A computed fold for a 331-nucleotide part of an RNA from a marine eukaryotic metagenome, annotated as large-subunit ribosomal RNA, domain IV. The full RNA is in RNAcentral, with records from MGnify. Its mean pLDDT, the model's own confidence on a scale to 100, is 84.
[in-house]
Context: one part of a larger RNA
RNA sequence: AUCAUCCUAAGGGAAUUCGGCAAAAUGGUCCUGUGACUUCGGUUGAAGGGAUCCCAGCUAUUGUGAUUUUUUAUUGUGAUUGCUGGGCUAAGAUAUUGGAUCGGCCCGACUGUUUAACAAAAACGUAGCUGGCUGCAAGAUAGGAAUGUUUAGUAUAGCCAGUGACUUCUGCCCAGUGCUAGUAUCUGAAAGUGGUUUUCAAGCUGCCUAAGGACUGGUAAACGGCGGGGGUAACUAUGACCCUCUUAAGGUAGCGAAAUACCUUGGCCAUUAAAUGUGGUCGUGCAUGAAUGGAGUAACGAGGCUGAUACUGUCCCUAGGAUGAACCUCA
Numbered sequence: 001a002u003c004a005u006c007c008u009a010a011g012g013g014a015a016u017u018c019g020g021c022a023a024a025a026u027g028g029u030c031c032u033g034u035g036a037c038u039u040c041g042g043u044u045g046a047a048g049g050g051a052u053c054c055c056a057g058c059u060a061u062u063g064u065g066a067u068u069u070u071u072u073a074u075u076g077u078g079a080u081u082g083c084u085g086g087g088c089u090a091a092g093a094u095a096u097u098g099g100a101u102c103g104g105c106c107c108g109a110c111u112g113u114u115u116a117a118c119a120a121a122a123a124c125g126u127a128g129c130u131g132g133c134u135g136c137a138a139g140a141u142a143g144g145a146a147u148g149u150u151u152a153g154u155a156u157a158g159c160c161a162g163u164g165a166c167u168u169c170u171g172c173c174c175a176g177u178g179c180u181a182g183u184a185u186c187u188g189a190a191a192g193u194g195g196u197u198u199u200c201a202a203g204c205u206g207c208c209u210a211a212g213g214a215c216u217g218g219u220a221a222a223c224g225g226c227g228g229g230g231g232u233a234a235c236u237a238u239g240a241c242c243c244u245c246u247u248a249a250g251g252u253a254g255c256g257a258a259a260u261a262c263c264u265u266g267g268c269c270a271u272u273a274a275a276u277g278u279g280g281u282c283g284u285g286c287a288u289g290a291a292u293g294g295a296g297u298a299a300c301g302a303g304g305c306u307g308a309u310a311c312u313g314u315c316c317c318u319a320g321g322a323u324g325a326a327c328c329u330c331a
Stems, first nucleotide, its partner, number of pairs: 002325008011316002015314001020311001028052005037042001039165001053087006060080008088092001100309007107301002112124002128163007139150004166296004171226003176223002178219005185214003192207005227245005254288001255285001266282006
């Protein structure tokens, strides 16, 4: 010289970096003060500001004794509040301990759960909402069965499925695939039964016929789906309007370059000296869209993105120090 763990750094202060990772900073208590938003509960310790040690005196409240004839007064000893004066320090929550804070957005409502030992999350769950099955010898489920569970419950119940607080809504399509109800007729196995051969066997061939299917309906908070071309207004552009092909129906309200946008670093605005970032807006949505839920949303989050204040050896740009290791020397 190097490594590990620490300490300190003038001036600058995130220029570092994928990213403030790490470090620094904040910190207790009392008083004061507190915005947007809000489901009126919260947000909240919002933010921000002040005080804080020691001594003396006074005031007030109060515990517990003594004396006093009781009220009361005197006196002793504690606790607490406030005020005044004084003292010391760089610093009075002096050590240990002990929130950094504030904006904008995405996702998920929330507390909760999870990949024991690379993932804690936007995943799972959740209350709430909706649909389906089920009248109890139920339905569902384990078992070959007996029998068991749900349940010593009974539709305000049990089981199955989807969605996921709340607010506001949840459009059109039943042609396909399912599910479900019906069904004059058709199809439809074995068994049963008739015929065939003089009789028997084996064949052949009729009749009857369950579920299912055909057929007729219903059903999308069932699985799912939700177009193309041409023309058109007295500048241009655009196209409320018209024509046409076609479908089961042609995407409604919303939202939208989005955790979804290929082109794309889309256009415009804000933020920056500078922004493939972030936020707002537009819509030409490669390929948004309504319980496979759409759109909002206070509160919450070791979630994700982004901005600001404070702070700093992250950096400009390194340096010095402490302890240990290692190295070196000797044994």